[in-house]
RNA sequence: UUUCAUAUUUGGCAAACUUAUUGAAAGAUAAGGACGCAAAGCCAUGGGUCUUCUCCAGAAAUGGAAUGACAGCCGGUUGCAUUU
Numbered sequence: 001u002u003u004c005a006u007a008u009u010u011g012g013c014a015a016a017c018u019u020a021u022u023g024a025a026a027g028a029u030a031a032g033g034a035c036g037c038a039a040a041g042c043c044a045u046g047g048g049u050c051u052u053c054u055c056c057a058g059a060a061a062u063g064g065a066a067u068g069a070c071a072g073c074c075g076g077u078u079g080c081a082u083u084u
Stems, first nucleotide, its partner, number of pairs: 005084001007082002012037002017032006035072001041077003046074002048070003054065004
């Protein structure tokens, strides 16, 4: 100096839920709130999941399809202080 493990201080993020706004929905944003997180930073050109305004099939019921979303599911990628 690097890698792995370990523990800790300061700082960081913020699930459920509530309110408001927005959206067809899934969801998103803001405020409150903390279940958790060492990548809970970034990526929706990989897999997976959710939704169906619209489109397709259908007599209807309903079924199918992202161009709409989700990374706090897997994956990819970048990366921080100190102790042992």